[in-house]
A computed fold for a 75-nucleotide RNA from a Candidatus Omnitrophota bacterium, annotated as transfer RNA. Rfam family: tRNA. Rfam classes the family as a transfer RNA.
RNA sequence: GUCCCCAUCGUCUAGCCUGGCCCAGGACAUCAGAUUUUCGAUCUGACGACGCGGGUUCGAAUCCCGCUGGGGACG
Repeated sequence: GUCCCCAUCGUCUAGCCUGGCCCAGGACAUCAGAUUUUCGAUCUGACGACGCGGGUUCGAAUCCCGCUGGGGACG
């Protein structure tokens, strides 16, 4: 330098290919409550995310372009 892959709650991850049904779902963690002599376990609830900018579209986590960061292949 060229090409490929990845980026979503505190962590891990589904959804992307096929745009709408969606206030983005789940597990763990955290917090509150119930239960328990206490802790733990269990149950209920809460909390919390689409890397950044632009474009297409009535509508974008999803499609397109660029950038940033990470990983890989070739030279």